[in-house]
Predicted 3D model of a 154-nucleotide RNA (c-di-AMP riboswitch aptamer (ydaO/yuaA leader)) from an Actinomycetota bacterium.
The organism belongs to Actinomycetota, within Bacteria.
It was read from a public genome assembly, where an Rfam model found it.
Its mean pLDDT, the model's own confidence on a scale to 100, is 76.
RNA sequence: GACGCAACAGCGCCGAAUCCGCGGCCGUCCGCUGGCCGCGGAACCGGGGACCCAGGUCCGUGGGGCGAAUCGGGCGGUGAUCCGUCACCGCACCGUAGGGCGAUCCCAGCCCGAGCCCGUCAGCUCACCCGGUAGGCCACCAGGGAUAGGGGAG
Numbered sequence: 001g002a003c004g005c006a007a008c009a010g011c012g013c014c015g016a017a018u019c020c021g022c023g024g025c026c027g028u029c030c031g032c033u034g035g036c037c038g039c040g041g042a043a044c045c046g047g048g049g050a051c052c053c054a055g056g057u058c059c060g061u062g063g064g065g066c067g068a069a070u071c072g073g074g075c076g077g078u079g080a081u082c083c084g085u086c087a088c089c090g091c092a093c094c095g096u097a098g099g100g101c102g103a104u105c106c107c108a109g110c111c112c113g114a115g116c117c118c119g120u121c122a123g124c125u126c127a128c129c130c131g132g133u134a135g136g137c138c139a140c141c142a143g144g145g146a147u148a149g150g151g152g153a154g
Base pairs, nucleotide, nucleotide: 012137013136014135018042019041020040021039022038023037024036025035026034043133044132045131046130047129048128053123062121063118064117065116066115071095072094073093074091075090076089077088078087079086080085098112099111100110101109104146105145106144107143
C1' cells in the first nucleotide's frame, strides 16, 4: 500500500416512532454527563365514532386493521370434485400494482415488493373516545444534470 473479516455507530438511511419536565434506580468519594424505569406535556402517527352521502335483492365466501408490501404466472406436492375446475402448501422460480436510495426534480443505476394484529365486530363521519412513539441498517459510502435554502471560510 492492496484485499478480506470483525467491532463501534460519527454523518446519515428505512419507519409515526422525536423533544421537554418531574420522580426513582444504576454508576461515583461527591457532583456532572450518560443509561433504564414510571408519570405528565408537546409534536407526529394510527384506530373507533352522527345527520348527510354511500349501501337494490338473493346465493356462496365471515369480516376488518397497521404497512409500499398487492395481483398474476411457472414448476412440484396434497386434498376435494358436479371431471368444467377449485383450495392449500413448497420453490437459493418469473414478473407486477406500489415503495426506498444524503432538501427537491429529471436521467441512469441499485434495492424492497415482508410481516403482524383484531376476533363474528367497525363504510364515510362533527363533537367525543382509545392507542403508538418500536425495531433495523450504515465506516467513505451520497453517479450525471438542474436547482432552492442554510451554514462556514476569505